[in-house]
RNA sequence: UGGCGGAUCGUCCAAUGGUAGGACAGCGGACUUUGAAUCCGUCAAUCUAGGUUCGAAUCCUAGUCCGCCAGCCA
Numbered sequence: 001u002g003g004c005g006g007a008u009c010g011u012c013c014a015a016u017g018g019u020a021g022g023a024c025a026g027c028g029g030a031c032u033u034u035g036a037a038u039c040c041g042u043c044a045a046u047c048u049a050g051g052u053u054c055g056a057a058u059c060c061u062a063g064u065c066c067g068c069c070a071g072c073c074a
Base pairs, nucleotide, nucleotide: 001070002069003068004067005066006065007064010024011023012022013021018054026042027041028040029039030038047063048062049061050060051059
């Protein structure tokens, strides 16, 4: 320098262009003599800026960061 892949709740992972969801964690409650476990409820996110579209996490462009491969120099 080029190519490819990735960025989503605190963490891990989903999501045919049409309600952003699950698990764990946190918080509240039930249960219990207390705690653990269990059950119920709740909280919380699409890397950034544009574009396309009735509608974008998803498609297009540019950028930032991370990883892999290749190349150049030494």
The RNA shown here (transfer RNA) has 74 nucleotides and comes from a Chloroflexota bacterium. Rfam family: tRNA. Gene Ontology term of the family: triplet codon-amino acid adaptor activity. Rfam classes the family as a transfer RNA. The organism belongs to Chloroflexota, within Bacteria. The sequence is in RNAcentral, with records from ENA.